[in-house]
Context: one part of a larger RNA
RNA sequence: CUGGGCGUAAAGCGUGCGUAGGCGGUUUGGUCAGUCAAUCGUGAAACCCCUGGGCUUAACCUGGGAAUGGCGGUUGAGACGGCCAAGCUAGAGUGGGCUAGAGGGUCGUGGAAUUCCUGGUGUAGCGGUGAAAUGCGUAGAGAUCAGGAAGAACACCGAUGGCGAAGGCAGCGGCCUGGGACCCAACUGACGCUGAGGCACGAAGGCGUGGGGAGCAAACAGGAUUAGAUACCCUGGUAGUCCACGCGGUAAACGAUGAACACUAGACGCUGGGGGGGUGACCCUCCGGUGUCGUAGCUAACGCGCUAAGUGUUCCGCCUGGGGAGUACAGCCGCAAGGUUGGAACUC
Numbered sequence: 001c002u003g004g005g006c007g008u009a010a011a012g013c014g015u016g017c018g019u020a021g022g023c024g025g026u027u028u029g030g031u032c033a034g035u036c037a038a039u040c041g042u043g044a045a046a047c048c049c050c051u052g053g054g055c056u057u058a059a060c061c062u063g064g065g066a067a068u069g070g071c072g073g074u075u076g077a078g079a080c081g082g083c084c085a086a087g088c089u090a091g092a093g094u095g096g097g098c099u100a101g102a103g104g105g106u107c108g109u110g111g112a113a114u115u116c117c118u119g120g121u122g123u124a125g126c127g128g129u130g131a132a133a134u135g136c137g138u139a140g141a142g143a144u145c146a147g148g149a150a151g152a153a154c155a156c157c158g159a160u161g162g163c164g165a166a167g168g169c170a171g172c173g174g175c176c177u178g179g180g181a182c183c184c185a186a187c188u189g190a191c192g193c194u195g196a197g198g199c200a201c202g203a204a205g206g207c208g209u210g211g212g213g214a215g216c217a218a219a220c221a222g223g224a225u226u227a228g229a230u231a232c233c234c235u236g237g238u239a240g241u242c243c244a245c246g247c248g249g250u251a252a253a254c255g256a257u258g259a260a261c262a263c264u265a266g267a268c269g270c271u272g273g274g275g276g277g278g279u280g281a282c283c284c285u286c287c288g289g290u291g292u293c294g295u296a297g298c299u300a301a302c303g304c305g306c307u308a309a310g311u312g313u314u315c316c317g318c319c320u321g322g323g324g325a326g327u328a329c330a331g332c333c334g335c336a337a338g339g340u341u342g343g344a345a346c347u348c
Base pairs, nucleotide, nucleotide: 003320004319005318006317007302008301012316014201015200016199017198021194022193023192025088026087027086028085029084030083031082032081034080035077036076037075038074039073040072041071042070049065050064051063052062053061054060091191092188093187094186095184096183097182099180103177104176105175106174107173108172109171110154114150115149116148117147118146119145120144121143125136126135162169163168206247207246208245209244210243211242215241216240220236221235222234223233258315259314260313261312262311263310266293267292268291269290270289271288272287273286274285275284276283277282297304298303321348322347323346330341331340332339333338
């Protein structure tokens, strides 16, 4: 530089914002270093190719031609593309109206349950298992009633539901706050798409400092099981799980499916908004989201199928046999754990 690819075979960055760059709607005019045409110059010879000639042939030698990805000059064209200028409104955004939602942050608050404490009643068991034992209990447990304390999580509603870029988000109320859909078409006038680097967010577990600690529970201890049992089962139990601030930056971070736009049969649900009809239950219809089935088409098959894995365009990321190995080394990041970038020998 180039081919073929990336749902499950190797391959979509965890997600977003955005820099450079790449790409970019519609009309008119101008311009011409892109593009196209003509012409001139140059592109040495040999070699290669075509076609003649010379050695008895061939190799070899030799004439001519072609070719030489091109480059440069001149003249011209002006569709496409670029640039300049002026417009447009179908992309994008603003505004107005309306609206759904576990979207985020913070403060407060509620009930059920669990555990513990105090007191009452009450007596011999409780607990646990396949069966047991460790454990708890006559210093009165377990059960039951009353009161109190604490922490964490929010049954029913609840969904095949909703919201969010992803991670994720659920009792109830207040405050602060982000985004979206729909309707109107007043405003801006291409302001757009993608996005190497970069920046931000990022479950669980982990780390630092300080708090908190009910339940659960790595580690650990004991009891069982077993040939053994560093397990599965049981009794306990510390980090942790919770809060504040800071770090870390990974995942089967999954739809294993990058983002944007356009086009391409339908049917049946759920959900948000608008319009129309009906006294009404409701019906018809437009737009957005979310599902199931399915046509054409695609696919190795499975399957996908207007939420594409169909048909196209633009931009980014990534793959190129298995093991060695996401390892070593080096760089960068981190308090550390480690993360990230990321080989080779060798071997099949």